Molecule: c-di-GMP-I riboswitch aptamer
Organism: Fictibacillus nanhaiensis
RNA sequence: GUUUGAUAAAGGCAAACUCAUUGAAAAGUGAGGACGCAAAGCUAAAGGGGCUUCAUUUUCCAAAUAUGCCAGCCAGCUACCUUA
Numbered sequence: 001g002u003u004u005g006a007u008a009a010a011g012g013c014a015a016a017c018u019c020a021u022u023g024a025a026a027a028g029u030g031a032g033g034a035c036g037c038a039a040a041g042c043u044a045a046a047g048g049g050g051c052u053u054c055a056u057u058u059u060c061c062a063a064a065u066a067u068g069c070c071a072g073c074c075a076g077c078u079a080c081c082u083u084a
Base pairs, nucleotide, nucleotide: 002084005081012037013036017032018031019030020029021028022027035072041077042076043075047074048073049070050069051068055065056064057063058062
């Protein structure tokens, strides 16, 4: 440097749900909690995909559209330990 991810060691993260709080919503944050994760670390103005619609537009029933979100959907970048 490449590669493997073990019923190993050291450690890490934390789904649903509950409480508090911010937000129009999606969702975020803090505490509790563990379904899981070998990148569940980082990146959302310059890869794809998904969610929401305060607002805007329209033919105003309703539909469409991010500038708002999601990295625990894929992707890109970086990295601990470990196998060969």